This is a predicted structure of a 352-nucleotide RNA (Bacterial RNase P class A) from a Kofleriaceae bacterium. Lineage of the source: Bacteria > Pseudomonadati > Polyangia > Haliangiales > Kofleriaceae. Rfam family: Bacterial RNase P class A. Rfam links the family to the GO terms tRNA processing, dimeric ribonuclease P complex and ribonuclease P activity. By type it is a ribozyme. The gene name in the source record is rnpB. The RNAcentral record of the sequence draws on ENA.

[in-house]
RNA sequence: GGAGAGGGAGAGGUGACCGCUGGUGGCGGGCGGCAACGCUCGUCACGAGAGGAAAGUCCGAGCUUCACAGGGCAGGGUGCUGGUUAACGGCCAGUCGAGGUAACUCGCAGGACAGUGCAACAGAAAGCAAACCGCCGGCCGCAAGGCAGGUAAGGGUGAAAUGGUGCGGUAAGAGCGCACCGCUCCACUGGUGACAGUGGAGGCACAGGCAAACCCCACCCGAAGCAAGACCAGACAGGGGUCGUGUUGCCCGCACGUUGACUCCGGGUUGGUCGCUCGAGCCCAGAGGCAACUCUGGGCCUAGAUGAAUGGUCGCCACGACACAGAACUCGGCUUACCUCCCUCUCCGACG
Numbered sequence: 001g002g003a004g005a006g007g008g009a010g011a012g013g014u015g016a017c018c019g020c021u022g023g024u025g026g027c028g029g030g031c032g033g034c035a036a037c038g039c040u041c042g043u044c045a046c047g048a049g050a051g052g053a054a055a056g057u058c059c060g061a062g063c064u065u066c067a068c069a070g071g072g073c074a075g076g077g078u079g080c081u082g083g084u085u086a087a088c089g090g091c092c093a094g095u096c097g098a099g100g101u102a103a104c105u106c107g108c109a110g111g112a113c114a115g116u117g118c119a120a121c122a123g124a125a126a127g128c129a130a131a132c133c134g135c136c137g138g139c140c141g142c143a144a145g146g147c148a149g150g151u152a153a154g155g156g157u158g159a160a161a162u163g164g165u166g167c168g169g170u171a172a173g174a175g176c177g178c179a180c181c182g183c184u185c186c187a188c189u190g191g192u193g194a195c196a197g198u199g200g201a202g203g204c205a206c207a208g209g210c211a212a213a214c215c216c217c218a219c220c221c222g223a224a225g226c227a228a229g230a231c232c233a234g235a236c237a238g239g240g241g242u243c244g245u246g247u248u249g250c251c252c253g254c255a256c257g258u259u260g261a262c263u264c265c266g267g268g269u270u271g272g273u274c275g276c277u278c279g280a281g282c283c284c285a286g287a288g289g290c291a292a293c294u295c296u297g298g299g300c301c302u303a304g305a306u307g308a309a310u311g312g313u314c315g316c317c318a319c320g321a322c323a324c325a326g327a328a329c330u331c332g333g334c335u336u337a338c339c340u341c342c343c344u345c346u347c348c349g350a351c352g
Stems, first nucleotide, its partner, number of pairs: 001348009012317007020049002023046010051324001055335002058333005063225004070252004075221005080094005095109001096107004110216002115214002117210002132155002134151003138147003163181006183202008229274004238265006244256003281300008
């Protein structure tokens, strides 16, 4: 100087005043009530109030409803090994493969001797063979060349052509033979395992690729979703159809059904409260573990809006400045967008 990995911060800090939303507590008033208490109004004090992604809605769950979440088929998801977690397609560690000088990054990581299928065109030939050019020797021919045969080393076509390199051998060649790789099988060693290493034997070959092609194998999976669901208030207008209905689809079982259920057309209400924030929560320390993470002890409470809340002014300090961008039930992840600063470790190069 360049690069790789991880962590932190955040559009300023602080003080004061005013404003917005919720909460806690005190005081006072009104209404209801026998009371407990409930609703509501006012006031004072205290304290809290958008993100690392709040985005996407791609996974997984908590929670709610449905029914005994029964059995089977279909369907869907994952796909190397081990660990972790509430769970996951996540994370951690490792193996193998690819990229990179490297630190590292990525993964289309089970099976192609169960079956089916695909590979345009080119090429002789792309599933069991085949010979376009060529090479070799035999016969014919003055010669050019022709006929039958051997061959797959060389050349051509192609993304891919029937193991690779070298030596020997041969009429010319070929695993035809040999050496080293490669492939298959066996044994031993190491490892929990994926796998790695060593040695031996071998047909010198099942002909190779694609399963993010269908498929096979192993494991997993109920559905819908806070617009779930529960309660209160209020208003209204009914008419028709079916005999079944029961939260992916189908079948079986089971349960409930004609005063019921389902469904079509039409009308009314589209108001309020709860759900709604204490969480698989956060922080610190110790122990275990390579780590993810787990256990123990201690401490803390940090938004709950509902046409939708966080803004303004002043003083002091500081300045590195702005991007992507605003909660709507919650959480663990993944993916995407993005400016700047700080910290730690590692790799490569040059100089001293």